[in-house]
RNA sequence: GAGGGUGUAGCUCAGUGGUAGAGUCCAUGCUUAGCAAGCAUGAAGUCCUGGGUUCAAUUCCCCAGCACCUCCA
Numbered sequence: 001g002a003g004g005g006u007g008u009a010g011c012u013c014a015g016u017g018g019u020a021g022a023g024u025c026c027a028u029g030c031u032u033a034g035c036a037a038g039c040a041u042g043a044a045g046u047c048c049u050g051g052g053u054u055c056a057a058u059u060c061c062c063c064a065g066c067a068c069c070u071c072c073a
Base pairs, nucleotide, nucleotide: 001072003070004069005068006067007066010024011023012022013021018055026042027041028040029039030038048065049064050063051062052061
């Protein structure tokens, strides 16, 4: 320098053109003599950034950029 891939909750990841979910973690409550485990409730997300297309974009809808991974030279 050229190609490919990834970017979503604190962490690990799903997800689909129609106003975003799980596990784990955290907080509170129940339970216990107490802790752990279990159960219930809750909090936590400008879906990497900007622009365009569309009635509507987090979206294998398009373009550019950024970060990381990989491969070639």
Transfer RNA from Vicugna pacos, 73 nucleotides, folded computationally. RNAcentral holds the sequence, with entries from Rfam. It matches the Rfam family "tRNA". Rfam classes the family as a transfer RNA. Its mean pLDDT, the model's own confidence on a scale to 100, is 80.